[in-house]
């Protein structure tokens, strides 16, 4: 240094990088200008090696199974492309609500109808500085805004059948 095993830590715009782009180093190739007896040799192109970039927050978990490009907006939009994962989706079970109970039905998921109205709530970015690195780039501080069909709070708002009670 590599491989195997064990243990611990670490996550959901989360993890990784072989396409793509960019940086550095060592070469190759071509030849402009200047000089010259000759050479050297820029730009461009290309090979190898080592690196850098590759999602800004809001929001999201009853259990089991299944499929599989799975919410919302912001941005100077490579936040492109690829792989893996994933709180989303479908089915079943369980549970909650629909003015006692039970069944069905509908909508939801323990903050447990949809919907409507009102209100509240970002970070990157931009600007100004610091640190690391040859560089691409990374990271920190200050000041300081602006979202959404998301979330939270409040108000309004509701089935069928059956039995009993009450009015």
């Nucleotide at each position: 240094u590599g491989u195997g095993a064990a243990u611990a830590u670490a996550a959901a715009g989360c993890g990784c990088c072989a396409g793509a782009g960019c940086u550095c180093a060592a070469g190759g190739c071509u030849u402009a200008a200047c000089u010259u007896a000759a050479a050297c040799a820029a730009c461009a192109c290309u090979u190898u090696g080592a690196g850098c970039u590759g999602a800004c927050g809001a929001g999201g978990a009853u259990g089991g199974g299944g499929a599989g490009u799975a919410u919302c907006g912001a941005a100077u939009c490579u936040u492109c492309g690829g792989c893996g994962g994933g709180u989303g989706c479908c089915c079943c079970a369980c549970g909650g609500u629909a003015u006692c109970g039970c069944a069905c039905u509908a909508c939801c998921g323990u903050u447990a109808a949809c919907a409507a109205c009102u209100g509240a709530u970002a970070a990157a970015a931009c600007c100004a500085g610091g640190a690391a690195g040859u560089g691409a780039u990374u990271u920190c501080u200050g000041a300081u805004a602006c979202a959404a069909c998301a979330u939270c709070a409040g108000u309004u708002u509701g089935g069928u059948g059956u039995u009993a009670a009450a009015a």
A computed fold for a 167-nucleotide RNA from Clostridium autoethanogenum, annotated as glmS glucosamine-6-phosphate activated ribozyme aptamer. Of the family's consensus pairs, 88% are formed in the model. Rfam family: glmS glucosamine-6-phosphate activated ribozyme aptamer. The family's RNA type in Rfam is riboswitch. The coordinates come from a structure-prediction model, not an experiment, and the mean pLDDT is 77.